[in-house]
RNA sequence: GUAGGCAACCUACCCCUUGGCGGGGGAUAACCUUCCGAAAGGAGGGCUAAUACCGCAUAUGACCACGACCGCGACAGCGGUUGAGGUAAAAGCUGCCUCUUCAUGAACGCUGGCACCGAGGGAUGGGCCUGCGCCCCAUCAGCUAGUUGGCAGGGUAAUGGCCUACCAAGGCAAAGACGGGUAGCUGGUCUGAGAGGAUGAUCAGCCACACUGGAGCUGAGACACGGUCCAGACUCCUACGGGAGGCAGCAGUGGGGAAUCUUGCGCAAUGGGCGAAAGCCUGACGCAGCGACGCCGCGUGAGUGAUGAAGGCCUUAGGGUUGUAAAGCUCUGUGGAGAGGGACGAAUAAGCGACGGUGAAUAGCCGGCGUGAUGACGGUACCUCUUUAGCAAGCACCGGCUAACUCUGUGCCAGCAGCCGCGGUAAGACAGAGGGUGCGAACGUUGUUCGGAAUUACUGGGCGUAAAGCGCGUGUAGGCCGUCGCGAAAGUCGGGUGUGAAAGCCCUGGGCUUAACCUGGGAAGUGCACUCGAAACUUCGUGACUUGAGUCUCGGAGAGGGAGGCGGAAUUCUGGGUGUAGAGGUGAAAUUCGUAGAUAUCCAGAGGAACACCAGUGGCGAAGGCGGCCUCCUGGACGAUCACUGACGCUGAGACGCGAAAGCGUGGGGAGCAAACAGGAUUAGAUACCCUGGUAGUCCACGCCGUAAACGAUGGGUGCUAGGUGUCGCGGGCAUUGACCCCUGCGGUGCCGAAGCUAACGCAUUAAGCACCCCGCCUGGGGAGUACGGCCGCAAGGCUAAAACUCAAAGGAAUUGACGGGGGCCCGCACAAGCGGUGGAGCAUGUGGUUUAAUUUGAUGCAAUGUGCAGAACCUUACCUGGGCUAGAAAUGGUAGGAACUCGGGUGAAAACUCGAGGUGCUCUUCGGAGAACCUAUCACUAGGUGCUGCAUGGCUGUCGUCAGCUCGUGUCGUGAGAUGUUGGGUUAAGUCCCGCAACGAGCGCAACCCCUGUUGCUAGUUGCCAGCGGUUCGGCCGGGCACUCUAGCAAGACUGCCGGUCGUUAAGCCGGAGGAAGGUGGGGAUGACGUCAAGCCCUCAUGGCCCUUAUGUCCAGGGCUACACACGUGCUACAAUGGACGGUACAAAGGGCUGCAAACUCGCGAGGGUAAGCGAAUCCCAAAAAACCGCCCUCAGUACGGAUAAGAGUCUGCAACUCGACUCUUUGAAGGUGGAAUCGCUAGUAAUCCCUGAUCAGUAGGCAGGGGUGAAUACGUUCCCGGGCCUUGUACACACCGCCCGUCACACCAUGGGAGUUGACUGCUCCAGAAGUGGCUGAGCCAACCCGCAAGGGAGGCAGGUCCCCAAGGAGUGGUUGGUAACUGGGGUGAAGUUGAAAUAAGGUA
Repeated sequence: GUAGGCAACCUACCCCUUGGCGGGGGAUAACCUUCCGAAAGGAGGGCUAAUACCGCAUAUGACCACGACCGCGACAGCGGUUGAGGUAAAAGCUGCCUCUUCAUGAACGCUGGCACCGAGGGAUGGGCCUGCGCCCCAUCAGCUAGUUGGCAGGGUAAUGGCCUACCAAGGCAAAGACGGGUAGCUGGUCUGAGAGGAUGAUCAGCCACACUGGAGCUGAGACACGGUCCAGACUCCUACGGGAGGCAGCAGUGGGGAAUCUUGCGCAAUGGGCGAAAGCCUGACGCAGCGACGCCGCGUGAGUGAUGAAGGCCUUAGGGUUGUAAAGCUCUGUGGAGAGGGACGAAUAAGCGACGGUGAAUAGCCGGCGUGAUGACGGUACCUCUUUAGCAAGCACCGGCUAACUCUGUGCCAGCAGCCGCGGUAAGACAGAGGGUGCGAACGUUGUUCGGAAUUACUGGGCGUAAAGCGCGUGUAGGCCGUCGCGAAAGUCGGGUGUGAAAGCCCUGGGCUUAACCUGGGAAGUGCACUCGAAACUUCGUGACUUGAGUCUCGGAGAGGGAGGCGGAAUUCUGGGUGUAGAGGUGAAAUUCGUAGAUAUCCAGAGGAACACCAGUGGCGAAGGCGGCCUCCUGGACGAUCACUGACGCUGAGACGCGAAAGCGUGGGGAGCAAACAGGAUUAGAUACCCUGGUAGUCCACGCCGUAAACGAUGGGUGCUAGGUGUCGCGGGCAUUGACCCCUGCGGUGCCGAAGCUAACGCAUUAAGCACCCCGCCUGGGGAGUACGGCCGCAAGGCUAAAACUCAAAGGAAUUGACGGGGGCCCGCACAAGCGGUGGAGCAUGUGGUUUAAUUUGAUGCAAUGUGCAGAACCUUACCUGGGCUAGAAAUGGUAGGAACUCGGGUGAAAACUCGAGGUGCUCUUCGGAGAACCUAUCACUAGGUGCUGCAUGGCUGUCGUCAGCUCGUGUCGUGAGAUGUUGGGUUAAGUCCCGCAACGAGCGCAACCCCUGUUGCUAGUUGCCAGCGGUUCGGCCGGGCACUCUAGCAAGACUGCCGGUCGUUAAGCCGGAGGAAGGUGGGGAUGACGUCAAGCCCUCAUGGCCCUUAUGUCCAGGGCUACACACGUGCUACAAUGGACGGUACAAAGGGCUGCAAACUCGCGAGGGUAAGCGAAUCCCAAAAAACCGCCCUCAGUACGGAUAAGAGUCUGCAACUCGACUCUUUGAAGGUGGAAUCGCUAGUAAUCCCUGAUCAGUAGGCAGGGGUGAAUACGUUCCCGGGCCUUGUACACACCGCCCGUCACACCAUGGGAGUUGACUGCUCCAGAAGUGGCUGAGCCAACCCGCAAGGGAGGCAGGUCCCCAAGGAGUGGUUGGUAACUGGGGUGAAGUUGAAAUAAGGUA
């Protein structure tokens, strides 16, 4: 809370009924007076009244004790009738004069009123009892002595251990006692579809409390908010002696706090108390005030208005937007302001008037009617008039979720942030602005609750791998349970009755202009109780059944368990024999053993442990587990038979038992193996991996431990749901002499698979399928299976099991990649096989570094470094120093002057400045001039920048890589990422082609088409050529010719086309061959898929943004880029005899040439000079090709090799060779004797070697780009290194292995455990103490009523006081629980760039 009970009770005031109210008595306040005290207050004396108090009478009924009778009954008792005895009542006040009596009037009168007493009933309100319901913790598991019950008594209105004495030993508890924490409960409220969850403000019901604790008194009712007493804390007053107080009432103050109002008006209304009433009281209440705190309604204007005004913002500069928005024009008047009117709420009370009823009554009372005072709010609501668009809009947001976008500023700063995340120079995410979106008198934020969350799952979840099946069994409680009857009716279902307060929610009406709000009626309230029915299901009782379960009989299988015994092989050791120098071990070694005789080998012996082959995804067991053979004891399963019992079953919280290995205790045993340990290796180290040894242990007995990836990571039971194929055990059928085969039943154990399930992987009659029953377990990661507590253990430790704090994830399965010290297949000068180099020297060149005023700058593994730079003395030039200019060195426009231009002088380093002279062109012309181009000056919204950002970009380029790949459409598969195609079998240089295939096609790549080259033909024949003919100065020079060479155009040719192959899948193709100039891509080039590297370039160019603007622009002179202890890259020349020197003699190709190439001649030793023919070039020139070849010298030496360096003298180019050019001559002659580790190129006309040409260029080439000459060696092969392709596998990687990531240590911060202690809170027990107070006892002091008594006095009764029990605060001791704090200490978490190693992830390099 709800439903009941009281036969165990009370109830003032109110209503109804009934009876009564007689007659007495004694006091005492106020008051007066005396006194004490500061006060609060008090004491004594004296007087007096009552509806105050006390006897007596009366007593229906009640109560008490004793009886009698009747009825009911669950044997507790209850009800009724009756007898006699005892006990307890009362009060008056007031109105009136009709009756009665006295009689102005009053009373003993009144069927007047109000009180009072007894009794009965009602109503209302309470008390007590019971069922059910009501939070968290089990890390609270046992609690309990008035405890549980009884008997007797006390106490209460009343039951009762409520209390006391005695007796018994009970009572509660896993359906949670006891303890701890938290909390007022409910109607309701919020949320939710509901079920639920959360909550308990306002309103209403109940309870509790009233400064804290205790206690009673009074009373119908209290253990009493605004009463009393005591104790305590606190505050106040005080004359210090003593007193007073209790806002958790209404306002208000202080404090606390994120936060919560006026010390208002009124009793006018409603309600309450008292009163006969008037009335009094009422911070209940009605109103007002404050607060946007909530809900509701309304306004801040409406219409029209495009030059789309101005301004703002943006802009691609055109425009866009703000925006019909504004202004302007035409209207309206809510709210506000001013003026006027002005409520409802008020009903009636007393009184008055007439009337009706009662009555004897014109009293009184009752009833309606008429009249009749009263308004806090409040001059408020409302109405009317006037006034003017006038006085009235904000807040949040605009990266996604989520509606709404730009600019500027800022530059991982400042800041934002609900989650993801923004910010490091172009920020839609920060800040501001413009614009927009949303809501609007509000809008955001914060907090809380529910929802979403099926994320605790009753409705409605899971547990093979994501968190989650106890290691396994036996079994208690509990849960669940086969078939058929009969009965009962607890569950269940239906009907009825009562209740489920009102308010609220819902429906429907009504009232405020509407609404919120208020209000009438209804419904609902899923609940509880009672009652009447139903009997399907569950349950219970009873009877029956056999299919679940079990039993009997027969049979075979098995490493099932326990005990005892036996056996052989092997290792080791011991003894003996043979025998000699090694053995052993490893990647290689060493430690070790061995000449004291090892290893090897033979024989014998000892001892311990384990049982090869059989052996099998074979068997058995509940699991752990079980393996030589034999015997004994013993458990279980299975098959067959179908006799018996008759549901006897399943599961199983606790409990109990079993339980690998390791470990522990005691005692044995000890061959081999082997933690620890030692040594040897390995290594940077190596407390490891490897090796040599070796102790616990491994073995046995007994006792502990109780955990494992104790795994099928899958609890047990039952039923159902396609199959196929093995295997183990037993059986049946067919057949047979028999075995096998075949068909079939039951039980076990595997594999593959249908449906179905699953996130997927997978499972699939041995389920992870479809269902039922029972148990266990899970709820993000870390902290942590940890701490604390408890239990267990000898210990190690186990079981149970958190929190603070921290993170935005942790995780599963699968996918695509990438990667692997994974696998398979295959390529490449990748290795190997070769040839020649680099690395050593000198020099050249580039780079780093250093230096410098500057040594401008970019490029930085391959893929920067003879690269941008195809050429820095000035220029270039970007750098430095100095001197100048500022519309500028160049561009555009305007204005003015002058054509342009040429020459000269001065200052100066030059730029520049300045002076002078000459000089007029072109087009048009009306002859004045105008125009174009150019120069000078000046003005302008400008220019300029090799300044920054290649991480803002375009474009171009490098690289993987000329590697064979990269994709798409449709279809199919998959929940999806995605797969398929593209994989597979062949084949290829190739994703090349063929075959197969849930794929079929297609695109970008490959190849081909293009260029050069190799063969031939045709065409053409000068500048090329010359076979034959002629001429000749003997030179194709000339005539002539175009055959050849050649030139350069067009064709042809090569396609695996042909042949062979016992090669190949009748394929693609491969191998061989023929022919052919060339053969399987003939050789070379150009050509670079999708993409990767934020790769490179803002200094080629273009370009966004930023920056500079008398300078970061621009001009000039000089310097620098050329520096030099060093380091690296790329080259040249060499080290020599395959060479060098000298002399002689041949043979190219491809190029270039008019500010050019230059023959010949001439001068010079030479570079070169002079002069000059020819040639814009198949004609002339550069031009000598060189190596080669011939001849000769050198003879192995730092040389007749090598040429650096240096001196001198020259040449050429150029304004100018000092810094800083090339070349020539003479002289000088350095290092260097083939180059460590390492490393590069190249597979054929290649490497190597030799020259030639060209671009750039005034000059400068060892570089670069091309050309030809001479011209090799080698390739077994794919194990390894590097790079790459395809398939597959693993993955914790995806910034993709240059990945990820672990632990210690060091530093900082945070929370936490332990901790000698210390300090709080709560609390148990024991004891002391004992106020006030009830009760008991006492009561010698005190006392009016009643009794006795003449009185005195006594009695009854009572008071004070005392005492006892109980007992609050307080005190002492001892425990418990729970906080704070603490030297020190333990681990944990977190933290851009610390240390150390390298544990995990790939076979992670020792799984």
Predicted 3D model of a 1407-nucleotide RNA (small-subunit ribosomal RNA) from a metagenome. Its Rfam family is "Bacterial small subunit ribosomal RNA". Gene Ontology terms of the family: ribosome and structural constituent of ribosome.